[in-house]
Context: one part of a larger RNA
RNA sequence: GCCGACGAGUUAAUCUGUGCAGCUGGUUAAGCAAUUAAGUUGCGGAGCCACAGCGAAAGCGAGUCCGAAUAGGGCGGCAAUGGUUGCACGGAUUAGACCCGAAGCCCGGUGAGCUAUCCAUGACCAGGGUGAAGCGAAGGUAAAACUUCGCGGAGGCCCGAACCUUAUAGCGUUGCAAAGCUACUGGAUGAGUUGUGGAUAGGGGUGAUAUGCCAAACGAACCGGGGGAUAGCUGGUUCUCCCCGAAAUGUAUUGAGGUACAGCCUCGGAUAACUGACUAACGGAGGUAGAGCUCUGAAUGGAAUAGGUGAGAGAGUAUCUUGCCGACUCCAAUCAAACUGCGAAUGCCGUUAGUUUUAUUCCGGGAGUGAGACUACGAGGGCUAAGCUCCGUGGUCGAGAGGGAAACAGCCCAGACCAUCAGCUAAGGUCCCUAAGAACAGGUUAAGUGUUAAAGGAAGUAGGAUUGCAUAGACAGCCAGGAGGUUGGCUUAGAAGCAGCCACCCUUAAAAGAGUGCGUAACAGCUCACUGGUUGAGUGAUGCUGCGCCGACAACCUAGCGGGGCUUAAACCUGUCACCGAAGCUAUGGCUUUUCCUUCUUCGGAAGGAAAGGGGUAGGGGAGCGUUCCUUGAGCAGCGAAGCUGAGAGCGUAAGCUCCGGUGGAGUUCAGGGAAGUGAGAAUGUCGGC
Numbered sequence: 001g002c003c004g005a006c007g008a009g010u011u012a013a014u015c016u017g018u019g020c021a022g023c024u025g026g027u028u029a030a031g032c033a034a035u036u037a038a039g040u041u042g043c044g045g046a047g048c049c050a051c052a053g054c055g056a057a058a059g060c061g062a063g064u065c066c067g068a069a070u071a072g073g074g075c076g077g078c079a080a081u082g083g084u085u086g087c088a089c090g091g092a093u094u095a096g097a098c099c100c101g102a103a104g105c106c107c108g109g110u111g112a113g114c115u116a117u118c119c120a121u122g123a124c125c126a127g128g129g130u131g132a133a134g135c136g137a138a139g140g141u142a143a144a145a146c147u148u149c150g151c152g153g154a155g156g157c158c159c160g161a162a163c164c165u166u167a168u169a170g171c172g173u174u175g176c177a178a179a180g181c182u183a184c185u186g187g188a189u190g191a192g193u194u195g196u197g198g199a200u201a202g203g204g205g206u207g208a209u210a211u212g213c214c215a216a217a218c219g220a221a222c223c224g225g226g227g228g229a230u231a232g233c234u235g236g237u238u239c240u241c242c243c244c245g246a247a248a249u250g251u252a253u254u255g256a257g258g259u260a261c262a263g264c265c266u267c268g269g270a271u272a273a274c275u276g277a278c279u280a281a282c283g284g285a286g287g288u289a290g291a292g293c294u295c296u297g298a299a300u301g302g303a304a305u306a307g308g309u310g311a312g313a314g315a316g317u318a319u320c321u322u323g324c325c326g327a328c329u330c331c332a333a334u335c336a337a338a339c340u341g342c343g344a345a346u347g348c349c350g351u352u353a354g355u356u357u358u359a360u361u362c363c364g365g366g367a368g369u370g371a372g373a374c375u376a377c378g379a380g381g382g383c384u385a386a387g388c389u390c391c392g393u394g395g396u397c398g399a400g401a402g403g404g405a406a407a408c409a410g411c412c413c414a415g416a417c418c419a420u421c422a423g424c425u426a427a428g429g430u431c432c433c434u435a436a437g438a439a440c441a442g443g444u445u446a447a448g449u450g451u452u453a454a455a456g457g458a459a460g461u462a463g464g465a466u467u468g469c470a471u472a473g474a475c476a477g478c479c480a481g482g483a484g485g486u487u488g489g490c491u492u493a494g495a496a497g498c499a500g501c502c503a504c505c506c507u508u509a510a511a512a513g514a515g516u517g518c519g520u521a522a523c524a525g526c527u528c529a530c531u532g533g534u535u536g537a538g539u540g541a542u543g544c545u546g547c548g549c550c551g552a553c554a555a556c557c558u559a560g561c562g563g564g565g566c567u568u569a570a571a572c573c574u575g576u577c578a579c580c581g582a583a584g585c586u587a588u589g590g591c592u593u594u595u596c597c598u599u600c601u602u603c604g605g606a607a608g609g610a611a612a613g614g615g616g617u618a619g620g621g622g623a624g625c626g627u628u629c630c631u632u633g634a635g636c637a638g639c640g641a642a643g644c645u646g647a648g649a650g651c652g653u654a655a656g657c658u659c660c661g662g663u664g665g666a667g668u669u670c671a672g673g674g675a676a677g678u679g680a681g682a683a684u685g686u687c688g689g690c
Base pairs, nucleotide, nucleotide: 001690002689003688004687005686006685011095012094013093014092015091016090017089018088019087020086021085022084023083024082025049026048027047031043032042033041034040035039053060054059063075064074065073066072098236099235101233105226106225107224108223109222110221116200117199118198119197120196121195122194123193124192125190127159128158129157130155134151135150136149137148138147139146163187164186168183169182170181171180202218204214205213206212211220239624240623241622242621243620244619249262250261251260252259253258263369264368265366266365267364268363269362270361275359276356277355278354279353280352281351282350283349284348290342291340292339296336297335298334300332301331302330303329307325308324309323310322311321312320313319372397373396374395375394376393377392378391380389381388402413403412404411417590418589419588420587422586423585424584428580429579430578431564432563433562437577439576440575441574442573443572444571450566456550457549460547461546462545463544465542466541467540468539469538477534478533479532480531481530483507484506485505488502489501490500513528517526518525591614592613593612594611595610596609597608598607599606600605625679627676628675629674630673631672632671633670634669635668636667643663644662645661646660648659649658650657651656
C1' cells in the first nucleotide's frame, strides 16, 4: 500500500411538540392474588394531571391585586379554544450521551541489578624518566652559612601499556550497534580505576549545576486507580429517491475560529384584509450629485484707502517728500467632508389603477449560518499603491453544471428532470488546426502596427480648417550683384560688419544690415539678408482629426496573436447579408411535484385533464430499499436449503428484486405485526492476510 472483518446519535428519567389510539374527567405506583413453557390477567385510587383565578402573603373568589375609592390599571372570567393516559417520532435537560484523541491533576504502590552520591569490605595500575626533603663524606667557617660528591626516593611530577575517558575527523544513519567502528587524542600513585554487599524514592532522592541522573524519551520516574478526567479544538460518522433551500449580517459577550437573541431556510396550523411584490399616474418629506460664493472658512491679481512702519528735508513733537506692510470697501477670477440665499436623477413614504397560483402577516416544531471571495458603481484608510483594507448598492461564485475568454471559482452568454444520429439562437465566431464567409460595399494602416506601456519627440501617411506669396512670374536650383561715407564712436597691443560697450545714420542705387554665420593676431577671404536675370506653376506657415513611427534593455530557442500563418488582409473603422455556435428556446416521447377540475372509490386513495414547477452545499420535510432477531399465517428443501460464483437473462427512477447455469451440502423464504449490536471508503482508525 491493497484486500477482508470490526468500527460512531444509544439507553434511562423528566419536560416539550407532532402523529395515532383509549376514555370522557384521565391514569394507576409499590404491593397482593391467580395462572403459564415463556409474563400475562385481575385487584390495588396512595399519588399525579385536569376541574378557577388573583395576590409576596394572610386571604378573598368569577373575580382578585394595587388603591381612600364604586376611579383607573395589571392578571383572570365571559365568546372561540377541551382534558388525560399510552405508543411512535422530532427536540431539550441530566447523565461519558455520536465515536476516537491530549498534554496534564490527584491517590496508592513498584523501582538505585542503569545511573548520581555516600558507607563497609576487597582488588588493580607493564616499563622507562626526572631526582625534593633528609642523611653521609670532602672542602669551607671562630661557629654557622655555603660549595661539591654520594646515598636517598618525594610528587593531584614527566613519557607510555593494561585500565579509565572520548576532543577532532571519517565511516555508519532500514547501522555490527536504539550511541558502534577506524585513525588520532586526554588521564594513567590519584579529587585514580574497579568487584561485592549496603544506604538515600518522586510535593522526593542524588548532583565538583549539565536541570544532569533516578532501568534505552525526567522542568518532575514507572505501574495501577479516580477515569469513558476535560477538550468552545482537529479528524471521522456507513442505503436510496422526491420537494424546498440558507448564511458568512446586527447587537452583546474575559468576546473575536465559541455562544445568546434577532435576521435569512424549512415543516405544520391560523388569518382573507384590495396584505405583499412589480408597473403606471399623482401627492409628499429630504439637502446627495451638480452648481454657487450670501453666510463660515480658504485663496490669486488689481484699484482706492484707514492704520502700522522706515528714510529724507525741516530749528522742530508742525509740515512736506518718498518707500514698505496693509484691515474694510470695490473690480476680476477661484476652492470646501465637517460652507449654502440654489438643487436633481434614483431611492423612500402614501393614494389610485392594472398585473401577480397569498407570494404578506401571526402562532408553533426543526435548523444551519454568524471566517466570505471577486467584479461594477458610490465613499473612507493607503501612495485616487496592492489579487490591500473598511463600509454602501447590484451581480456572480459560495451552493451552479453548459457555451465563450488558448488554459482560467468570482468576467461575458446562459440557470442542467430524463432520452433523441431533429430544428432555431445567445455570448463569441466563420483561411487551416476547428463547426461556420479566403462573404459583399466603402475607407485606413506598411508599422507584422494588429500580436504589451508613458511623458516626450518627428517634413510618416490620409482627411478637414485658417492664412501668406504667386504668369505684373512666386518656392527651390543656377548665373550675377551684395557698394560708398567708414577701419562708425568707445575700448583695446590690435578691434577694420563679426571679443566687448554705445549708437544703428546718410549716400549711390534694381538691391546691399554700421551686418546672419564661417574665418584672421588684426586685415584679408567665403557666405547670408536684400536685388536683377534664367526657368515656368504652384509654393510656404499655423492648428485640428484618423491610423501608424521612435521612446521600448537579460540571460535554455521564437516565447507579449493559442499555433500555422496573414498585407486592396486572415489587421483596423463604417455598413450589409448569410452561416456556425450552449445542457438556453423549440420539436417528439417519458418520469415526477404542487394546485385546480372531472370520474371512480374498499374513503387510504386511484385514473384522466389543465396550469405552473423539478441546479443545489449547510439544513428542514416526505416516501422507500435492505440486514439480524421475535410473533402470527402460508410455504420451499438430499428430485438439493443457505452461502459462493457467471462480461448469463429479466424487472424497478434508485436503494434493490427475480429467474437460469455452476459450486455447495442442510436448512430456509414470503406476507402482516413487532424489536434493533441495522447498511462502511476515508477516522496518521483496530485486528488479520498478502

Source information
The prediction has a mean pLDDT of 85. Large-subunit ribosomal RNA, domain II from a Dehalococcoidia bacterium, 690 nucleotides, folded computationally. Lineage of the source: Bacteria > Bacillati > Chloroflexota > Dehalococcoidia. It was read from a public genome assembly.